[in-house]
RNA sequence: UCCCGCAUCGUCUAAAGGCAGGACAAGGGACUUUGAAUCCCUGAAUCGUGGUUCGAAUCCAUGUGCGGGAC
Numbered sequence: 001u002c003c004c005g006c007a008u009c010g011u012c013u014a015a016a017g018g019c020a021g022g023a024c025a026a027g028g029g030a031c032u033u034u035g036a037a038u039c040c041c042u043g044a045a046u047c048g049u050g051g052u053u054c055g056a057a058u059c060c061a062u063g064u065g066c067g068g069g070a071c
Base pairs, nucleotide, nucleotide: 001070002069003068004067005066006065007064010024011023012022013021018054026042027041028040029039030038047063048062049061050060051059
C1' cells in the first nucleotide's frame, strides 16, 4: 500500500427494514440478629458523518478504531 471481517448499556449477547431486549455487574427495597443466598424495583447502549426509505442498529457511501490476510 491492497484485500477481508468487526464496532449495540460498565461487560457479554439478541433484534436479518416497523416500540433497541436479555444475562451478569451497579443502585434501592423486602427477607435475616448480621452476612451470604433468594425475591421485587430502578437506571444504563446502536463508533462518527452523509444518503436511500413513510420508517435504518439493520441497506448504501465515506471516515475512525480494532482484528486477520497478501506483498
Molecule: transfer RNA
Organism: Polyangiaceae bacterium